Overview:
This is a predicted structure of a 1479-nucleotide RNA (small-subunit ribosomal RNA) from an uncultured bacterium. RNAcentral holds the sequence, with entries from ENA and SILVA. Rfam family: Bacterial small subunit ribosomal RNA. Gene Ontology terms of the family: ribosome and structural constituent of ribosome.
[in-house]
RNA sequence: AGCGAACGUUAGCGGCGCGCCUAACACAUGCAAGUCGUACGAGAAAGAGCUUCGGCUCCAGUAAAGUGGCGUACGGGUGCGUAACACGUAGGUAAUCUACCCCGAAGCGGGGGAUAACGGACCGAAAGGUUCGCUAAUACCGCAUAAGACCACGACUAGUACGCUAGUUGUGAUAAAAGCUGGCCUCUUCAUGAAAGCUAGCACUUCGGAAUGAGCCUGCGGCCCAUCAGCUAGUUGGUAAGGUAAUGGCUUACCAAGGCUAAGACGGGUAGCUGGUCUGAGAGGAUGAUCAGCCACACUGGCACUGAAACACGGGCCAGACUCCUACGGGAGGCAGCAGUGGGGAAUCUUGGUCAAUGGGCGCAAGCCUGAACCAGCGACGCCGCGUGAGUGAUGAAGGCCUUCGGGUUGUAAAGCUCUGUGGGGAAGAAAGAAAAAAUUGUGGGCGAACAGGCCACGAUCUUGACGGUACUUCCUUAGCAAGCACCGGCUAACUCUGUGCCAGCAGCCGCGGUAAGACAGAGGGUGCAAACGUUGCUCGGAAUCACUGGGCGUAAAGCGCGUGUAGGCGGAUCGGCAAGUCGGACGUGAAAUCCCUAGGCUCAACCUAGGAACUGCGCUCGAAACUGCCGACCUUGAGUGAUGGAGAGGAUAGUGGAAUUCUCGGUGUAGAGGUGAAAUUCGUAGAUAUCGAGAGGAACACCAGUGGCGAAGGCGGCUAUCUGGACAUCAACUGACGCUGAGACGCGAAAGCGUGGGGAGCAAACAGGAUUAGAUACCCUGGUAGUCCACGCUGUAAACGAUGAGUGCUAGAUGUCGCGGGUAUUGACCCCUGCGGUGUCGAAGCUAACGCAUUAAGCACUCCGCCUGGGGAGUACGGUCGCAAGACUAAAACUCAAAGGAAUUGACGGGGGCCCGCACAAGCGGUGGAGCAUGUGGUUUAAUUCGACGCAACGCGAAGAACCUUACCUAGGCUAGAAAAAUCUGGAACCUGGUAGAAAUACCGGGGUGCUCGCAAGAGAAUCAGAGUCCAGGUGCUGCAUGGCUGUCGUCAGCUCGUGUCGUGAGAUGUUGGGUUAAGUCCCGCAACGAGCGCAACCCUUGUCCUUAGUUGCCAUCAUUCAGUUGGGAACUCUAAGGAGACUGCCGGCGUCAAGCUGGAGGAAGGUGGGGAUGACGUCAAGUCCUCAUGGCCCUUACGCCUAGGGCUACACACGUGCUACAAUGGUCGGUACAAAACGUUGCCAACUCGCGAGAGGGAGCCAAUCGUAAAAAGCCGGCCUCAGUACAGAUUGCAGUCUGCAACUCGACUGCAUGAAGUUGGAAUCGCUAGUAAUCCCUAAUCAGCAGGUAGGGGUGAAUACGUUCCCGGGCCUUGUACACACCGCCCGUCACACCAUGAGAGUCGAUUGCUCCAGAAGUAGCUGCGCUAACCCGCAAGGGAGGCAAGUUCCCAAGGAGUGGUCGGUAAUCGGGGUG
Repeated sequence: AGCGAACGUUAGCGGCGCGCCUAACACAUGCAAGUCGUACGAGAAAGAGCUUCGGCUCCAGUAAAGUGGCGUACGGGUGCGUAACACGUAGGUAAUCUACCCCGAAGCGGGGGAUAACGGACCGAAAGGUUCGCUAAUACCGCAUAAGACCACGACUAGUACGCUAGUUGUGAUAAAAGCUGGCCUCUUCAUGAAAGCUAGCACUUCGGAAUGAGCCUGCGGCCCAUCAGCUAGUUGGUAAGGUAAUGGCUUACCAAGGCUAAGACGGGUAGCUGGUCUGAGAGGAUGAUCAGCCACACUGGCACUGAAACACGGGCCAGACUCCUACGGGAGGCAGCAGUGGGGAAUCUUGGUCAAUGGGCGCAAGCCUGAACCAGCGACGCCGCGUGAGUGAUGAAGGCCUUCGGGUUGUAAAGCUCUGUGGGGAAGAAAGAAAAAAUUGUGGGCGAACAGGCCACGAUCUUGACGGUACUUCCUUAGCAAGCACCGGCUAACUCUGUGCCAGCAGCCGCGGUAAGACAGAGGGUGCAAACGUUGCUCGGAAUCACUGGGCGUAAAGCGCGUGUAGGCGGAUCGGCAAGUCGGACGUGAAAUCCCUAGGCUCAACCUAGGAACUGCGCUCGAAACUGCCGACCUUGAGUGAUGGAGAGGAUAGUGGAAUUCUCGGUGUAGAGGUGAAAUUCGUAGAUAUCGAGAGGAACACCAGUGGCGAAGGCGGCUAUCUGGACAUCAACUGACGCUGAGACGCGAAAGCGUGGGGAGCAAACAGGAUUAGAUACCCUGGUAGUCCACGCUGUAAACGAUGAGUGCUAGAUGUCGCGGGUAUUGACCCCUGCGGUGUCGAAGCUAACGCAUUAAGCACUCCGCCUGGGGAGUACGGUCGCAAGACUAAAACUCAAAGGAAUUGACGGGGGCCCGCACAAGCGGUGGAGCAUGUGGUUUAAUUCGACGCAACGCGAAGAACCUUACCUAGGCUAGAAAAAUCUGGAACCUGGUAGAAAUACCGGGGUGCUCGCAAGAGAAUCAGAGUCCAGGUGCUGCAUGGCUGUCGUCAGCUCGUGUCGUGAGAUGUUGGGUUAAGUCCCGCAACGAGCGCAACCCUUGUCCUUAGUUGCCAUCAUUCAGUUGGGAACUCUAAGGAGACUGCCGGCGUCAAGCUGGAGGAAGGUGGGGAUGACGUCAAGUCCUCAUGGCCCUUACGCCUAGGGCUACACACGUGCUACAAUGGUCGGUACAAAACGUUGCCAACUCGCGAGAGGGAGCCAAUCGUAAAAAGCCGGCCUCAGUACAGAUUGCAGUCUGCAACUCGACUGCAUGAAGUUGGAAUCGCUAGUAAUCCCUAAUCAGCAGGUAGGGGUGAAUACGUUCCCGGGCCUUGUACACACCGCCCGUCACACCAUGAGAGUCGAUUGCUCCAGAAGUAGCUGCGCUAACCCGCAAGGGAGGCAAGUUCCCAAGGAGUGGUCGGUAAUCGGGGUG
């Protein structure tokens, strides 16, 4: 784009078309083929009239029927069958026929016998029939005639394919006929007029021709399967005969053995063919409704008759199935004609009108018949046209929807105003389609004896319409009665809200839906088309996705493992000829319709009419000769032969050699050997291994050895001999295109395997044992059989690979190497230059998707072969061929998926590689894991044990501190505009305070008390309290996977990017890689890159040295003084806190690329980032947090909000994390004694002093702090005791008594005293921290805080050990490599097993369809034979009768249905078995 469509929703009108695609399933009912009285005989009734009732007349020579003629073979339907001369096209028929019509010629004489109807009798239910009798014809039959026809035998002419054909002519023989109607008397007869006759028309017979139609034959063309490869006995041909209109094995007899086939026979499946139709740019592909041509069929099968034509849709006979009638004896039927019915189906119409027109049959005609046809009806089934209104109209109305609440949109849309009148309704008028025939009549013509008559031509009159009162026209009526469907994620024009929540659903493909869905559903809005719109189905296109036009095969699917060669295809140079292909012209044909063009007719269009063009084809003929082809001649360059020469693991056979392994024998010799990562099995004191000598046997040939050589490939390796294939170089003698490729075919063909017979040293599937391992039917080890070897035979496959078929020609080079040759030079060999042939590497153009290929092409061309067409199923099943088997070759489908695949890119990953870092390992020190306790978590429990955090990166985490509060949880009691906020109104200032009930919240009852600003007052205002109702508050309720912000982590790792340029089809690359160097993408050098940004570093804080300034509350060297820097005084020092200096590889040596830098040294308080901190790139983890805060959406609103009391977060069999204290003597305990830093303090720190054993109490000085206080620092040091034990270690637990804080220490605080005195004696596997003022150890302070610290944050004191080094573990960075990974190795993914479903193969069988063969059988019927029975026409006969001929009947051949047996093919089904697919 299209459709004979169907389905869903919707529907106003008209025109023109179309309408069982399925069951060629079955059919009720009506109609669809009759007509002719001018062929013939016979001939009613009802009814009406008259009547003498006997009947007569009309109806009426009508109806119905019969004989006869013509028609029924046309028209109409359907597409079963058919793969065929069925169809199309072009031819042939000298191998034929053709009724009716037309033209021409000739004729139509004279006879005969029957028969239906009818009448009588009879049978039957019916259908129908039997018999007797009568009768006619254009029915039937002899005879005559015979121009011409046919046949036989001759003669002649012409043509010829040599078979014959056509024509002319002679003789012989055979065969005809029918009348009817109208008119008239010219001739004859009878005599108003008739008959014969004449005449006209229609019939009839014969012949010739024409036209039309048909039969037969031939070339070419058009489906699928080769998993159909061989088929054929009337088969192929001949002769003879029969048969037909006619050729022919069409049929029969005989003879011969042929015929068809890879250019697809035979078989199977499917199918009517064509003009055309749809699509497509075309070439093609698909299709064969309507219209037209041909064919086939008419319930199924068979058969003939009649006829011009049939083997006959509405004819016949027989058989079968089915239906119907029946009196059970018998009969009837065939809608694939038009309507219609049932059935089938997704689905396809009225049991209509008329012969008015067109056409057909019959008829002289009138006319009759006609479901052909023309019309109408039904159906949006299709195409076309028209309408559902037009103009104006902004307060942009109302309503709807959305909203950022401003508005936007629906939307000039509506309303309103002004118009129009198609369609619809009512009324009136009103066509064309009609021209004839006939009849009457006029004129003219011809026939005729005719002025009858009829015929022909031209007029006149008269008559005929189903559709239909339809088209059309006019009037009236009113904007009044007339719009839907699909879609809106992308493809693809069109977007929002609500609902839903991987549900419901959508979906053509991709895919949407798991709480913010433009994708589901609804709504608003929009888009598209429009009386339709969508969906489904089918065809072509897009699809260059079967590629002729117009594709491919190294890696995506695809080169046969290799050769020889048949058919076929293709083929070098020159000349001549032919004309098959090719090209051109003419002619014939290519039906009409359709398509196209131009006109015309319906108002337009669809539609119709006319003309033209076209129909790309086929045939015939004339011409051309370039190319292909064919024929002839010639040539040498392709190909081959010859001569000479060398190279080679080329092949086959025979022989032969040494080394080595193993075994046997002998000698020496002693305890191990062997084997492995380590071992063991194993061998060995019966003497192994080792070593020497001798022997046996088999297999393989070190070095040479080389991207060296040879071969078609597989493949080939010691040496010698024999036989043998090929290639190469040189020479240029010979042949003269002898060539290339190659479907089938044939041969060769690694390894493994198979068969028979040998052989067997080593090696070694299977197997055994030992190890390894979770296991180990493996890898490793010890053994070991087939096999490996030989001979003969089979198998025929490999990643048989260059994943690259063979051949030929052309297209830059460079450089190795092998073989042969030439040149120069040389004594010669090299070197060098060069030719041919092989074999490699790199590379230009070109090609390629890229990788890559590149004179050995994957480049540019030609020739031939093979192969491919999404993945899986599957190289499988079935079938066939081969094989001993294993198996090989050939080779599907159902079903299933939306991918499978190639090359390259960026990442990620690797029990890949290289380089390099880090307390990563190693080297050390101290811990954890064991105990008790503290604390957090899990789990359990509970009314609640609120919630969050879960590897590192949750677990002394949020929580810098849960007795109430906190608090979010539970129980109970209460409140509902609320505890707090904002706005409005009313009232009261605020505020202070008492009582009652209650656990409290709260409720009730009181008391005191009025202020500030403005204003004269009334009053108003600010702030505050109470009450009221409303817009609302409130929520630690959910979603961290809707978010912001903040944070953790990789990681303080050195990375992450951009602009421009360049490269690449592109993703991307380059820069950023490389060589050095660094802590560092730090810096240097190089470089198709040049620059830049975020990171690194530095700038900031602190600490280490010095200087300056400043000296109080800090300091005290000198002077004085004191118990005391206490006080004078000092400004030096310390210190404080502000500003500076200092360090930069700056200097020197060496190394290094004259670099960056590294290394050593000097100086310096400090040296190579001096130490520490703050600082965290692009990003990752949907990491954490809605319970800090903020926030979208959802949810609750007398509760999921708020208040209160009590309880809980503190539970406890257990498990884990983080800590504290210990287990002791480097210790414990008692006494004495010394030295910090930093920090904090008015709701506070709290001194002295007093009391208490102590916690603490009293007390009150000082201090808003360099002034006073906390404050004692502790380890340390000195001295005493303890002496290795569950202790004078350790301190849990428990009892009693207290202190402090606080409204309150019961659940549930800390501390003190006395008493009690548990586990624990250094901690399994495993695991953590730390590289220097660090680890370890010791105290101090602070935040939180009423109180509560073993936690956290900070401070100082004492103060180590070790680092060889980077193999390994972990993490990270850069480069490179592989990848089937990309939610990225916690990836991907394979197979079995279990379950469910689906299709499929096999299957004992079984059922059905179809078909071959062999038999049986044999209806109807044609033909043959018989024909004893019967018999009108003709013949003989006086007759009887006989003959000819015919009929019945019988029989033979053929043959349908049917039956029997045995095969093939296809399909259904089946217990069970097998694999496959999906989940």